About this RNA: A computed fold for a 106-nucleotide RNA from Colwellia sp., annotated as c-di-GMP-I riboswitch aptamer. Model confidence (mean pLDDT): 81 of 100.
[in-house]
RNA sequence: CUUUGAUAAAGGCAAGUUUUAGCGAAAGCUUUAAUACGCAAAACCACCGACCUAAAAUGUAUUCAGUUUAUAUCUACUGAUUCAUUAAGGCAGCGGAGUUACCGAA
Numbered sequence: 001c002u003u004u005g006a007u008a009a010a011g012g013c014a015a016g017u018u019u020u021a022g023c024g025a026a027a028g029c030u031u032u033a034a035u036a037c038g039c040a041a042a043a044c045c046a047c048c049g050a051c052c053u054a055a056a057a058u059g060u061a062u063u064c065a066g067u068u069u070a071u072a073u074c075u076a077c078u079g080a081u082u083c084a085u086u087a088a089g090g091c092a093g094c095g096g097a098g099u100u101a102c103c104g105a106a
Base pairs, nucleotide, nucleotide: 004104005103012039013038016035017034018033021030022029023028037093043099044098047096048095049094051090052089057085058084059083061082063080064079065078066077067076
C1' cells in the first nucleotide's frame, strides 16, 4: 500500500417502541430522553437502479351541481368529488458507483 474480518481489544452507530419540541400536502426529516433489533463502514455522498409519497400539474376517466345554448341526457364551459398518471419531493439500515476510516488473529 492492497486485500481481508476473528468467541480479540478500544470504541462507534442506533431499527423499533416510548418521550420533548418542531418542519412538511404527504412520504419523511430534525430534535430531547430512555431502551437496544442489529450493523466491519448501519461514516459521508442522491450519480445509477429499485422502493415510498403526490402538493402542483395532466386526463373525451368517476359522480354531483350550475351556466350557456337550436340541442348538451354522456358532445361546450365552470366548480366540487373520487380514480389514474407523474418528482423539481423523499429514501444512504434496499442494491450498485464514488470518497474517507479504527484495530490486526489470518